[in-house]
């Protein structure tokens, strides 16, 4: 110097947070960087700092060590910024109620508010009327026999003369069934500009009399009770601008880099 084989080492790191400390699982950042078992009411270990079992590479640009760097994220501050939430007073916009009646309109001596009085509308009970719906009268249909009357034919009795039951036809009536301008009947109601009697009680409506000048709350005002909605104030709580503090990956550079054997 080649080549072989071993053995340190590696085979992700950081941040918070937990923790006497370290590290794992778990969260966040970076980034691709072995598998399996424990582990957040945790799991292992003791400055050598996970443990326990396996696999890969393996002395190197890959491994240690410093330097430079800066991704990320963590905490503190300040802020004339932007944001979400709540709050009482004030501001302005807008709207609801209530009350006054100051202005305006509306009605009013062709009588206003108030008073008396009598009716309607409202309930109740009879009553008359209607209207339906049963009964009833009235017409009609209606019994092959087991409902009436007459009784052809045709049958029976008798010697005759007579008689006797007695289908059909016709004429009638039962149960029914139809119509019905009819009615001394009954029942019904969301039935009637009806009638009479009581009865309710202030809401409308109306007619008489009394008395004599206001009523009314529709519009602006006024006071008072809320509601909506915006900005500003306040108190929390987030983002952002800027400053501080510790950490910090990849990356870039410097050093340093083991042992056996073989040619």
């Nucleotide at each position: 110097u080649u080549g072989u084989g071993c053995u340190a080492g590696a085979c992700g790191g950081g941040g918070a947070a937990c923790u006497a400390g370290c590290g794992g699982u778990g969260c966040c950042c970076u980034g691709u960087a072995c598998c399996u078992g424990c582990a957040a009411u945790c799991c292992g270990c003791u400055c050598u700092a996970g443990c326990a079992g396996g696999g890969u590479u393996g002395a190197u640009u890959u491994c240690u060590c410093g330097c430079u760097g800066g991704a990320g994220a963590u905490c503190c501050u300040u802020u004339a910024c932007c944001u979400g939430u709540g709050g009482g007073a004030c501001u302005g916009u807008u709207u609801g109620g209530g009350u006054u009646a100051a202005g305006c309109g509306g009605c009013g001596u062709u009588g206003a508010a108030g008073g008396c009085u009598g009716g309607g509308u409202c309930c109740u009970g009879c009553g008359c009327g209607g209207c339906a719906g049963a009964g009833c009268g009235c017409u009609a249909u209606g019994a092959a026999c087991c409902c009436c009357g007459c009784g052809a034919g045709g049958u029976c009795c008798g010697a005759g003369a007579g008689g006797a039951a007695g289908c059909a036809a016709c004429g009638g009536u039962a149960a029914a069934u139809a119509g019905u301008a009819g009615u001394a009947u009954c029942u019904g109601g969301g039935u009637g500009c009806c009638g009479c009697a009581g009865g309710a009680a202030u809401a409308c409506c109306u007619g008489g009399c009394c008395c004599g000048a206001g009523c009314u709350g529709g519009c602006u005002g006024g006071c008072u009770c809320g509601g909506a909605c915006a900005a500003g104030c306040u108190a929390c709580g987030g983002g952002g601008c800027g400053g501080g503090a510790a950490c910090g990956a990849g990356a870039g550079u410097g050093a340093g880099g083991g042992c056996a054997c073989a040619g």
The prediction has a mean pLDDT of 76. Predicted 3D model of a 263-nucleotide RNA (Bacterial large signal recognition particle RNA) from a Dehalococcoidales bacterium. It is recorded under the gene name ffs. The source organism's lineage runs through Bacteria, Bacillati, Chloroflexota, Dehalococcoidia and Dehalococcoidales.